[in-house]
RNA sequence: GCCCCUAUAACUCAAUGGUAGAGUAGUUGACUUUUAAUCAAUUAAUCCAGGUUUGAGUCCUGGUAGGGGCA
Numbered sequence: 001g002c003c004c005c006u007a008u009a010a011c012u013c014a015a016u017g018g019u020a021g022a023g024u025a026g027u028u029g030a031c032u033u034u035u036a037a038u039c040a041a042u043u044a045a046u047c048c049a050g051g052u053u054u055g056a057g058u059c060c061u062g063g064u065a066g067g068g069g070c071a
Stems, first nucleotide, its partner, number of pairs: 001070007010024004018054001026042005047063005
């Protein structure tokens, strides 16, 4: 220098172009003499900037970061 992959909640992962979900964690409540466990409720996210589209996490372009390959 070129090519490929990845980027979604605090963490690990989902999501046919059509309501962004789950588990763990956090908070609150219940239960318990207390803690733990259990049960219920709840908060929280699409790497950045453009484009296409009625509608983009998803498709296109360019960046950023990480990983891999060739030289």
This is a predicted structure of a 71-nucleotide RNA (transfer RNA) from a Candidatus Woesearchaeota archaeon. It matches the Rfam family "tRNA". The family's RNA type in Rfam is transfer RNA. The prediction has a mean pLDDT of 81. The source organism's lineage runs through Archaea, Nanobdellati and Candidatus Woesearchaeota. The sequence is in RNAcentral, with records from ENA.